This is a predicted structure of a 127-nucleotide RNA (SAM riboswitch aptamer (S box leader)) from Geodermatophilus saharensis. Its Rfam family is "SAM riboswitch aptamer (S box leader)". Gene Ontology term of the family: regulation of gene expression. The organism belongs to Geodermatophilus, within Bacteria.

RNA sequence: CACUCAUCCAGAGGGGCAGAGGGACACGGCCCGGUGAAGCCCCGGCAACCGCCGCACGCGACCUGCGCGCGGAAGGUGCCAAUUCCGUCCCGCGCGGCUCGACGGCCCGUCGCGGGGAAGAUGAGGA
Numbered sequence: 001c002a003c004u005c006a007u008c009c010a011g012a013g014g015g016g017c018a019g020a021g022g023g024a025c026a027c028g029g030c031c032c033g034g035u036g037a038a039g040c041c042c043c044g045g046c047a048a049c050c051g052c053c054g055c056a057c058g059c060g061a062c063c064u065g066c067g068c069g070c071g072g073a074a075g076g077u078g079c080c081a082a083u084u085c086c087g088u089c090c091c092g093c094g095c096g097g098c099u100c101g102a103c104g105g106c107c108c109g110u111c112g113c114g115g116g117g118a119a120g121a122u123g124a125g126g127a
Base pairs, nucleotide, nucleotide: 001126003125004124005123006122007121008120013043014042015041016040017039021032022031023030026088027087028086029085044080045079046078049076050075052072053071054070055069057067058066059065084119089116090115091114092113093112094111095109096108097106098105099104
């Protein structure tokens, strides 16, 4: 940092400095914030992506190994309000509106739910 893959409804906060913003960007919403935002530092914690350790299973096999699952947590990252705070684009369903005698239909909707996408974040690769 082009690119690839995985994950993103779980979890985890105190102190010091600082002093008005913050929740990635745009718009809308909704929140957090002088009972102290961002940022920086210290300590603590969460988690288990990488690495490491243990156990079980499978493959291969002289051994080393590879895959997969569970557990651990001293290392490398990450993270510690709200689903990645929510919506925005597409599809489906519901509800409502309009229409229809009805069945049904609709280039309708500050509406709800579900799925997907886009974007982003983090990790591991890769360059």
Its mean pLDDT, the model's own confidence on a scale to 100, is 81.